[in-house]
Order: sequence, then structure tokens, then C1' cells
RNA sequence: CCAGACGGUCGGACGGCCGCCGGCGGCAACGCUGGAGGAAAGUCCGGGCUCCACGGGAAUACGGUGCCGGCUAACGGCCGGCGGGGGCGACCCCAGGGAAAGUGCCACAGAAAGCAAACCGCCCGGCUUUGGCGCGCGAGCGUCCGCCGGGUAAGGGUGAAAGGGUGCGGCAAGAGCGCACCGCGCCUGCGGCAACGCAGGUGGCAGGGUAAACCCCACCGGGAGCAAGACCGAAUAGGGGUGGCAGGCGCAAGCCAGGGGCAUUCCCGCUCCGCCGCCCGGGUUGGUCGCGUGAGGCGCAUCGUGAGAUGCGUCCCAGAGGAAUGGCCGUCCCGCGCCGCGAGGUGCGGACAGAACCCGGCUUACAGACCGUCUGGCGCU
RNA sequence: CGGGCAGUAGCGCAGCCUGGUAGCGCAUCAGUCUGGGGGACUGGAGGUCGUGGGUUCGAAUCCCGCCUGCCCGACCA
Repeated sequence: CCAGACGGUCGGACGGCCGCCGGCGGCAACGCUGGAGGAAAGUCCGGGCUCCACGGGAAUACGGUGCCGGCUAACGGCCGGCGGGGGCGACCCCAGGGAAAGUGCCACAGAAAGCAAACCGCCCGGCUUUGGCGCGCGAGCGUCCGCCGGGUAAGGGUGAAAGGGUGCGGCAAGAGCGCACCGCGCCUGCGGCAACGCAGGUGGCAGGGUAAACCCCACCGGGAGCAAGACCGAAUAGGGGUGGCAGGCGCAAGCCAGGGGCAUUCCCGCUCCGCCGCCCGGGUUGGUCGCGUGAGGCGCAUCGUGAGAUGCGUCCCAGAGGAAUGGCCGUCCCGCGCCGCGAGGUGCGGACAGAACCCGGCUUACAGACCGUCUGGCGCU
Repeated sequence: CGGGCAGUAGCGCAGCCUGGUAGCGCAUCAGUCUGGGGGACUGGAGGUCGUGGGUUCGAAUCCCGCCUGCCCGACCA
């Protein structure tokens, strides 16, 4: 210098003028002060908070997660490791439990797709008459084709996939049939918290794929969402339809039964009942709270490889509602175009987007700029 | 702001759950019947299955991300 990998930060700056929303002060005029994001987004996960008047237990269903260990309030997130795959490398990717519990599926092609099988081929035996060729004087013999019976799974062919791979031996031809190496299963020992790794022994090899098919195993999960919910006020017809139960005992109080309590069933309690569900119709479109001191931001120290934890110091930092956070000008910065030999001049542009209860993540969008660590290559010293 | 559903030919839909051929109706094109139109009959054409990835031998179908469209939700009594 070129090409690349990973991590992080910023995402215009300053000044003037005119506005918008909130808070505080003021009788008022007005003054002071605060005012978007890394994603405020998608709403994909996890929590806080609130309600469902509620609690305990069991089972089923449904949904989710899925190597191991850790972090965390929790997570499907993050960190560190393990295994597999890719890259020369820095490094990147993996829904990465179980196919030896069972079921299903594997189209077309192919002989055969899961209890293995045998189309061509290869080999052995048999049949020979009418076949071909050769030999023989001849009877006949040999061989090829054909047919029948059997062996084989090396080769061909089909397929995404055909019951370990390569080589040597072996055999009628072959085959883990035997052997060596590689792969695989099992056992033992050692290392590691573990996933797993390493070493030795042993077995001729045994159960193809698919679980983002059903399923099995382990673990997790009650539902709804700030239009949750609480209080105050106003107004209207506490109206109508429909479905469920309004049953029994008792003079009565009451008891039993029945129904409601947001997946279902059961059990034990508890609790409410002229109640519950759905539909139609009627009224209002007001106020206050929830509502921002929080798993909060920043800095330092210590511990930890790290995610992170602990301690100390410091700061208070939007908030209303169908909704403010804006506009113009000047100087500068960055990029591009044009003019100019040049100094420079001039024009255009500066992303994605925009809080609505809050927080931790993930995912997606994003002009451009900067910083750090590292890899490969080339050149020079 | 919160919750739910859908996207397949020009239009309306099926197929998706249980993965292997994308189909139906209307419309459209050609032909026949008719003197012509309409209508009927016969035949044909037409689909990136919204989009980008993944799982699988194989994806409209299963899983994930994104895009677009539609629907519902205030309180009182």
C1' cells in the first nucleotide's frame, strides 16, 4: 500500500431571530428552565405493574424451549467452552436431545426403498434335438447361443439414498471370507464440574433417511392487557330479545341441590347468586390518579477469561392529549457535480426514522464519518 | 396503543392440517352451429402460489424474518 475479519463510537457543530409542548415564579405582561432514538419501528420473546373476589393439590390437553457450564428479575437473550461444517488465515455458520419405544412417509425411476432383493452381468452343474463354428473316415467330441436348477453381490444400470471405504490375499465366481490401514459399535482406564477428549483393549460391522412428520424424554408456562385498573362527576330507558338454572325439605331462619368464579376434568376448601352468557337499543365523549427515582445514567475502584457482580462518588434527564420536540438566516464541517493552471468560487445534498405505562433482549431499516485489535499478500529498510 | 386474520390465473375461491399432479367457476382466445348478434357445444392459452432465507432428496403446504391488506377493542347504565 492492497484485500479482508472482528469489536466499538458518532450520526452534523456554533451563533442569531421567530415559534410549539411541559414545569416553576408572577395579578398580568413576561422571565427562568427541560424537551426523541439507536432503533422511539416490527410487536417476535422475557419481565415489572394492574385486573380477572381467591387458595392448595393431582391429572390431561395445548403451547414453547432443547450440546455443556455460567450470567440474569426473567428469557427463545448474552458469555465461556464442546462437537460438526466452511475459509490459506483472522474468523464465520449450526432448531446441536432421542431414529436401539412405537407409528407414518420415502413420489418418479429402479429387480429391490426397509421383514431386503436379484434386471443385466459373473460362476458352477445339467439338457441337448432341429441352430452356428471347429476337429474327426466315422461313432462322436469341443465351443458359442438357447433352456432348466443353483451360487454370488465385486462390476453395470436406477435413485437424494441400495446393508462400511481403500488395498492385498482368497475363491468356481465372489463376499469382512481372511489380513493391514481408515471409519464405526462396545468395554476399561485417565483428564475435565460437564458437554466431551485421549489412550488401550475388543467386536468383522450389528439398528438407511426423515422428529422445522406424529411421537418419546427433560424443563418451562393460569389468562388478559394502561382502551389494564382506581376514584369523582354528568347523562340515559338499570329498557327489550334469546339461551341456561329458578328444584327439594322446612312455619321460619336455614340446609341440600343448581349456576357463575376466562383451557378441561376431578378432589378439598372458600365465595357470590335472581344470577350468568350473547345480541339489539339508550346515554356520555368530562376530570384526577395510574405516570416516570428506575432491574436508572455517568465516573472510579475491586473481583471475574467473559457475560456480569460488589462498593464508593455523582446526576435527576421529555411526558400532556390524538399528541410539542419546528422553521429561517449566517459561519464552519463532510460528500458529489461544474468552473479555474492554482489559491479558490459556485450549486446540490447530509441517512433511517419519530416517544404514548415502563424495562431487558431479538429482528428489521440506516447517507456517511471515526477509533481499536487482528489476518493474508506485495514492496522497501 | 393493544389484539386477531388473510395474501394461489384478470376476478371470486379450493388445495396447506397429513410435503411429490397446482385445480374449479366466471372472464378471455380459437373453432362449430346461425344470414348476423346473443346463446350453446368443443378445444386452448394464462399462475415468481406476497417476498427473502432455512429444514427435506423434494416446499403453495413445515419453520423463521420482512411486506401489504382487512377486522375487532372506550366508558356509563